[in-house]
RNA sequence: UUCUUAUCGAGAGUGGUGGAGGGACUGGCCCAAUGAACCCGACAACCAGCAUUCAUUGAAAUGCAUGGUGUCAAUUACAGGAGUGCGUGAGUCGCUCAGAAGAUGAGAA
Numbered sequence: 001u002u003c004u005u006a007u008c009g010a011g012a013g014u015g016g017u018g019g020a021g022g023g024a025c026u027g028g029c030c031c032a033a034u035g036a037a038c039c040c041g042a043c044a045a046c047c048a049g050c051a052u053u054c055a056u057u058g059a060a061a062u063g064c065a066u067g068g069u070g071u072c073a074a075u076u077a078c079a080g081g082a083g084u085g086c087g088u089g090a091g092u093c094g095c096u097c098a099g100a101a102g103a104u105g106a107g108a109a
Base pairs, nucleotide, nucleotide: 001109002108003107004106005105006104007103008102013040015039016038017037021031022030023029025080026079027078041072042071043070046068047067048066049064050063051062052061053060054058076101081097082096083095084094085093086091
C1' cells in the first nucleotide's frame, strides 16, 4: 500500500512545556491568544494476558486494566446519493433510507 472483517449517538484534566495553528478531502460552517501543537494525565476495552462463571463448555459471558494499539470540541461536527416536510426564496431549517469516502482495531497478501 491492497484485501477481508468489526466498530464509529457513550466516555476522558482548573496539570506541564509552548507560541499558531486545527477540525482527512470538497463545500460551507466552526474551534483556537479565555492559547493551536507537544508531553504528562485521563477515557475506553479492539487484540494479547490474567481471573471468575456455567450441565447451551464456547471463536462463550463477565471482570481486571498488566502489555500492544486507539481515543480525549461539535454524532465520523454537518453535507457530499435518493426521497420528503416547511419556506416566495436563500436555507449548518426538519425528517427517512441507502451508501460513498474516512478513522480505528484485528487478520491476510